[in-house]
Context: one part of a larger RNA
RNA sequence: UGACGGGGGUCCGCACAAGCGGUGGAGCAUGUGGUUUAAUUCGAUGAUACGCGAGGAACCUUACCUAGGCUAGAAUGUGAGCGAAUGUAUCAGAGAUGGUACAGUCAGCAAUGACGCGAAACAAGGUGCUGCAUGGCCGUCGUCAGUUCGUGCCGUGAGGUGUUGGGUUAAGUCCCGCAACGAACGCAACCCCUAUUGUCUGUUGCCAUCAGGUUAUGCUGGGGACUCAGGCAAGACUGCCUACGCAAGUAGAGAGGAAGGAGGGGACGACGUCAGGUCAUCAUGGCCCUUACGCCUAGGGCGACACACGUGCUACAAUGGUAGGUACAGAGUGCAGCGAGCUGGCAACAGUAAGCGAAUCACAAAAAGCCUAUCACAGUUCGGAUUGGGGUCUGCAACUCGACCCUAUGAAGCUGGAAUCGCUAGUAAUCGCAUAUCAGCCAUGAUGCGGUGAAUACGUUCCCGGACCUUGUACACA
Numbered sequence: 001u002g003a004c005g006g007g008g009g010u011c012c013g014c015a016c017a018a019g020c021g022g023u024g025g026a027g028c029a030u031g032u033g034g035u036u037u038a039a040u041u042c043g044a045u046g047a048u049a050c051g052c053g054a055g056g057a058a059c060c061u062u063a064c065c066u067a068g069g070c071u072a073g074a075a076u077g078u079g080a081g082c083g084a085a086u087g088u089a090u091c092a093g094a095g096a097u098g099g100u101a102c103a104g105u106c107a108g109c110a111a112u113g114a115c116g117c118g119a120a121a122c123a124a125g126g127u128g129c130u131g132c133a134u135g136g137c138c139g140u141c142g143u144c145a146g147u148u149c150g151u152g153c154c155g156u157g158a159g160g161u162g163u164u165g166g167g168u169u170a171a172g173u174c175c176c177g178c179a180a181c182g183a184a185c186g187c188a189a190c191c192c193c194u195a196u197u198g199u200c201u202g203u204u205g206c207c208a209u210c211a212g213g214u215u216a217u218g219c220u221g222g223g224g225a226c227u228c229a230g231g232c233a234a235g236a237c238u239g240c241c242u243a244c245g246c247a248a249g250u251a252g253a254g255a256g257g258a259a260g261g262a263g264g265g266g267a268c269g270a271c272g273u274c275a276g277g278u279c280a281u282c283a284u285g286g287c288c289c290u291u292a293c294g295c296c297u298a299g300g301g302c303g304a305c306a307c308a309c310g311u312g313c314u315a316c317a318a319u320g321g322u323a324g325g326u327a328c329a330g331a332g333u334g335c336a337g338c339g340a341g342c343u344g345g346c347a348a349c350a351g352u353a354a355g356c357g358a359a360u361c362a363c364a365a366a367a368a369g370c371c372u373a374u375c376a377c378a379g380u381u382c383g384g385a386u387u388g389g390g391g392u393c394u395g396c397a398a399c400u401c402g403a404c405c406c407u408a409u410g411a412a413g414c415u416g417g418a419a420u421c422g423c424u425a426g427u428a429a430u431c432g433c434a435u436a437u438c439a440g441c442c443a444u445g446a447u448g449c450g451g452u453g454a455a456u457a458c459g460u461u462c463c464c465g466g467a468c469c470u471u472g473u474a475c476a477c478a
Base pairs, nucleotide, nucleotide: 001476002475003473004472005471007470008469009468010467011466012465013464015460016459019423020422021421022420023419026314027313028312029311030310031309032308033307034305035304042053043052064300065299066298067297068296069295070294076123077122078121081117082116083115086103087102088101089100090099091098092097106113107112125289126288128287129286130285134283135282136278137277138276139274141272146185147184148183149182150181151180152161153160154159165176166175167174191266192265193264194263196234197233198232199231200230201229202228206223207222210221211220212219237260240254241252242251243250244249303442316416320375321374322373323372324371325370326369332363333362334361337356338355341352342351343350344349382413387408388407389406390405391404392403393402429452430451431450432449433448434447435446
């Protein structure tokens, strides 16, 4: 100087407390461990692994296994030589691959050129190992308020001072004081979205007024008022008032204001820590394989199942289930696409087909909500697992191993032990919608979007984590 303490002081955080809803019990989905297996490819493992890499495992993917094949190799360049290119048929085979036959006979006078095949050779290839050789990227402490430097001063020196102290703040934020005076990286601000207003511009958006028209609809003429869209601008600064204070600032159901003391949210992550994670995104040193640890192909596996754990979904019901009627979003996506309407089908869906590269058309029905009826507390008109039968769709192909529909079946489950998680406001809870990936989909996941919309916080004694000062130390460094 640090680190640590079941030392002290000050302070903070959904850390506790106060509340609301869960997990832990059930069934299923998914990830992991274990076990099994020819293989169940690999990685991630307290917090910081476990709906994680994977934002799509039937083939492909695919890295694994079995079997069959290739050896300058699956790609690209140079390339002697051969042939226009190319197309069709056929045989063997699981295919990769190998064989056969036929058609075809380019441009140019030619040299040759384009295209295809292609021996030798030169450059290959490796998701093989090492993340403890690395770059890059990322997690974490932590959006915590810290981490340092120059000069000066103090100390023999390590080092100290500044950065400590008194206040204050979300903040090393600011003020005052001070052997310090300044400065840098962080904080904040500058950026984006959102909440209000003005102005400009009105098509595909809008429709108050005028006119036309319809069973009906901004449907048409027209209009720029309104909504909205998108540019520009204004607005919030403790600026004003009162109280306290030297100041910084704090308090106020104060004024004004759409918004008030950082208005709400995002992006943004200091010096560093964990030899944290990734050699399987990529790149790369070293090591290793080279008729194989490379490459091609078919099938299988990654989906196994005495069991254990994590994350979720659906429930156990009447604040509910079922049936009928009826209302109100936002944000997205669409041409190998979205598909209205009509017809058929109980339905999944099929047939036909308008419009739309979309503020124009479509996906599209929002759901919870509201109204009416019914069920009367029951393993039920709760719950839907499991299984039988029949179908639809995608796709060469749904056996291993897809989703969906109809019908039948109707399991466990009556609120969950010890323990444990999230959340402070448009939040929790609850309700649906969209998108990426994608032929299809195992999505209950992920990322967004809006609808409805709470309770509680006395307080900081305690648990956990952190910041500053101080103290002790047989610990570490010099």

This is a predicted structure of a 478-nucleotide part of an RNA (small-subunit ribosomal RNA, 3' major domain) from a metagenome. Rfam family: Bacterial small subunit ribosomal RNA. Its mean pLDDT, the model's own confidence on a scale to 100, is 83. The RNAcentral record of the full RNA draws on SILVA.